A computed fold for a 98-nucleotide RNA from a Chlamydiales bacterium, annotated as Bacterial small signal recognition particle RNA. Model confidence (mean pLDDT): 81 of 100. NCBI's taxonomy places the organism under Bacteria, Pseudomonadati, Chlamydiota, Chlamydiia, Chlamydiales. The RNAcentral record of the sequence draws on ENA.
Formats: sequence, C1' cells, structure tokens
RNA sequence: GGUCCGGUCCCACGUGGUGGAUCGGGUUCGAACCGGGUCAGACCGGGAACGGAGCAGCUCUAAGGGCUUGUAUUCAAGCGCGAGGUGCCCGGGCCCAC
Repeated sequence: GGUCCGGUCCCACGUGGUGGAUCGGGUUCGAACCGGGUCAGACCGGGAACGGAGCAGCUCUAAGGGCUUGUAUUCAAGCGCGAGGUGCCCGGGCCCAC
C1' cells in the first nucleotide's frame, strides 16, 4: 500500500416503547348578576281565593378546566431492536513492498 472481517460514529428505512399535540369515549368540576328548572323568605296585585315577577338556596348544564382512556391521527429525540448505505477513525487476519 491492497484486500477481507469486526466495532464506534453518521445517514436513510422498518419496527417497539416513551413524551407532546389534536380528535373521539368515560368521569368530574364549572354561571352572585348579563343560561334553564324549582323557587323558602320578602315584595306586588286582590275583600278573599288566588295570581305575578323573582333574590338566596338547590338542581341541570354551556363556554372552559382536571383525571383517565384508544387496533385513532400526527410530531419529537444522546431510547431499544432489525436489516442496510457512503465514509473518516479504531482493532484484527492475509498478501505485497521497503
């Protein structure tokens, strides 16, 4: 110097996991007043019966939030695995030259 094998790194591919985002499901919280229902008390009308509007409270939920979930979609990286590609470098074998 040539060649072969192995290895780190780099690149792309496949795959698994992890994390984020979106979507869907479940659950829960969530409106002093400008959501619904029911409206004690009080108020108004009435001779009365009764009616009216309606605060608090209770309740159901909206916007939105929390938790969780998925044969869902997507993104990310000093995550793992598989089989590869060009190449520097590292290790080794053989050959050649000095």